Two RNAs folded together computationally: RNase P RNA and transfer RNA, 426 nucleotides in total. Model confidence (mean pLDDT): 79 of 100.
[in-house]
RNA sequence: AGAGGCUUCCGGGUGGCUGCGUGGAUUUUUCCACGAGGAACUUCCGGGCUCCACAGAGCGCGAUGGCGGGUAACGCCCGCCCAGGAAAACCUGAGAGAAAGCGCAACAGAAAAUAAACCGCCCCUUCGGGGGCAAGGGUGAAAAGGCGGCGCAAGAGACCACCGGACACUUUGGCAACAAAGGCCGCAGGCAAACCUCAUCGGGAGCAAGAUCAAGCAGGAUGCUAUGAAGUUGCUCGCUUCGCAUCCGGGUAGAUCGCUUGAUUUGCCUGGCGACAGGCAAACUAGAUGGAUAGCCACCCGCGCCUUGAUUCAAGGCGCGACAGAACCCGGGGUAUAGGAAGCCCCUACCU
RNA sequence: GGGUUUAUAGCUCAGUUGGUUAGAGCGCAUCCCUGAUAAGGAUGAGGUCGGAGGUUCAAGUCCUCCUAAACCCA
Numbered sequence: 001a002g003a004g005g006c007u008u009c010c011g012g013g014u015g016g017c018u019g020c021g022u023g024g025a026u027u028u029u030u031c032c033a034c035g036a037g038g039a040a041c042u043u044c045c046g047g048g049c050u051c052c053a054c055a056g057a058g059c060g061c062g063a064u065g066g067c068g069g070g071u072a073a074c075g076c077c078c079g080c081c082c083a084g085g086a087a088a089a090c091c092u093g094a095g096a097g098a099a100a101g102c103g104c105a106a107c108a109g110a111a112a113a114u115a116a117a118c119c120g121c122c123c124c125u126u127c128g129g130g131g132g133c134a135a136g137g138g139u140g141a142a143a144a145g146g147c148g149g150c151g152c153a154a155g156a157g158a159c160c161a162c163c164g165g166a167c168a169c170u171u172u173g174g175c176a177a178c179a180a181a182g183g184c185c186g187c188a189g190g191c192a193a194a195c196c197u198c199a200u201c202g203g204g205a206g207c208a209a210g211a212u213c214a215a216g217c218a219g220g221a222u223g224c225u226a227u228g229a230a231g232u233u234g235c236u237c238g239c240u241u242c243g244c245a246u247c248c249g250g251g252u253a254g255a256u257c258g259c260u261u262g263a264u265u266u267g268c269c270u271g272g273c274g275a276c277a278g279g280c281a282a283a284c285u286a287g288a289u290g291g292a293u294a295g296c297c298a299c300c301c302g303c304g305c306c307u308u309g310a311u312u313c314a315a316g317g318c319g320c321g322a323c324a325g326a327a328c329c330c331g332g333g334g335u336a337u338a339g340g341a342a343g344c345c346c347c348u349a350c351c352u
Numbered sequence: 353g354g355g356u357u358u359a360u361a362g363c364u365c366a367g368u369u370g371g372u373u374a375g376a377g378c379g380c381a382u383c384c385c386u387g388a389u390a391a392g393g394a395u396g397a398g399g400u401c402g403g404a405g406g407u408u409c410a411a412g413u414c415c416u417c418c419u420a421a422a423c424c425c426a
Stems, first nucleotide, its partner, number of pairs: 001348002004345007012300007020035006037323001041334002044332005049206004056237004061202005066080005081095001082093004096197002101195001103191002118137002120133005145163002148160002164187001165185001167183001169182005210257004219248006228242004264283008301321009353425007362378004371409001380396005402418005
């Protein structure tokens, strides 16, 4: 210098004028303070909170799945192991069990799950065929491990060396996953992101939850009614409530709480490889309910284009500044994002 | 704001433990029938299975993420 990998951050700034929402002060009019995000998006997980028995039993159903740790919890994160990919930094992995069971493997192919012989090789032959073989060809996603030798009529783990593989074997190291060494076996699998088995976890619904107040109204029909109906997702119990369901008709379209001080934010210190934990100090930072957070102007910043001077640049003009927008609140994952910045690492080339 | 479901031919829908070439009805095109039309008969075209990844030998089907539409809750 070029080409990559990983992690993190910013994502316009300042001022003026006019507006909007909330709170406070002042009382009749003004002033002051605060006012979107890293994803507020998605609603994919987990939790707090609320109601239904503060949540219960059994079956079913669903989710997760290497090991150890972190956490309020998780399907998230950190560290490590293994497998696959990459030249490397590094990336990807729902990564238990097929030696419990029921199963699946279409098409092609001779043969597809305790195999087979189409071409082929070898032997015999009365030339019709009979027998032996599985090395080679061909089919397929997958065909009895690879390579060399020995052997044979031809061949073959039939036998041998090396490599590879299996093992509910041993030793050593490690908390463990696992690794290494040895032993032993002539060695045929795959699919569980189908059913299933094992282990762990999960009760249901969601702030339109739920609570209080105010205003207003008119009941009727049908069905089932305590061996019932509803809460309670699927079923059986248990618990709670007492009418319930459908249809027609009538009334309301309000207010308050929940609501923002919280697993909070910032700074420093300590422990840990790290995720994170602990301590001290300081701070308070949107709460609407048809839903505020905006518009205009000036200057600056970044980028692009044009013109002039000029050819590293300077001046002027024009344009652009993404994705997106709170609605009970947190912790993550995923996705979108103009432009820019920082750190660490890998490879290549050149120079010293 | 919260919850749920769906996406397959022009339209309405099947597709069942993943398997050969994804089917049906209506519609469309051509031909037959008719003097002509309708009806009827025959033949045919038309699909990246909403999009992108993953699991698998193999995905419309199983999993994940996006996109669009519909429904329910005061």